[in-house]
RNA sequence: GAUAGAGGUUGCGUUUUUCAUCAGUAAGAGUCCGGAUGUAGCAGGUGCAGAGGAAGGAUUUUGAAAGGGGACAACGCCGAAAGGAAGAGUUGUCUGUAAACUUUUACCUUGGGCAUACAGUUAAGAGCUGUAUGACUGUCAUCGAAUCGAUGGGGCGCUAUC
Repeated sequence: GAUAGAGGUUGCGUUUUUCAUCAGUAAGAGUCCGGAUGUAGCAGGUGCAGAGGAAGGAUUUUGAAAGGGGACAACGCCGAAAGGAAGAGUUGUCUGUAAACUUUUACCUUGGGCAUACAGUUAAGAGCUGUAUGACUGUCAUCGAAUCGAUGGGGCGCUAUC
């Protein structure tokens, strides 16, 4: 340097189907009150709607979806993957900005899952992300009373073969 592997049946990620939740919510329609504004997350401009009744409120009726989650199955894998920051692109007609999403480049962090606390996200005490703590587990090094225990390190690692 190349090749092949291991960590777990709660390893990681993606997709289809199905179930619950989202939610009797958003939105549509009718009636009544109201009486001049409303329209993108915000601001400006333009356009559109509006006394043939705007915004807002009450009531009746119809009534979702996306994202996230559980289960089965399939596929790809073992920096699998996740996060941070920078650049680029998209998000109702324009400009600026915020936020969200996608992608790329190189950089930084994390061995893995779990539990708890805090913070963020979300409709949500679900889930996800980040930080800290705790035990468990896998691997390597050192030591010992040596198939076990203790201490320490990390995946650009570890094991096997050439």
This is a predicted structure of a 162-nucleotide RNA (Lysine riboswitch aptamer) from a mouse gut metagenome. The sequence is in RNAcentral, with records from MGnify. It matches the Rfam family "Lysine riboswitch aptamer". Rfam describes the family as follows. Riboswitches are metabolite binding domains within certain messenger RNAs that serve as precision sensors for their corresponding targets.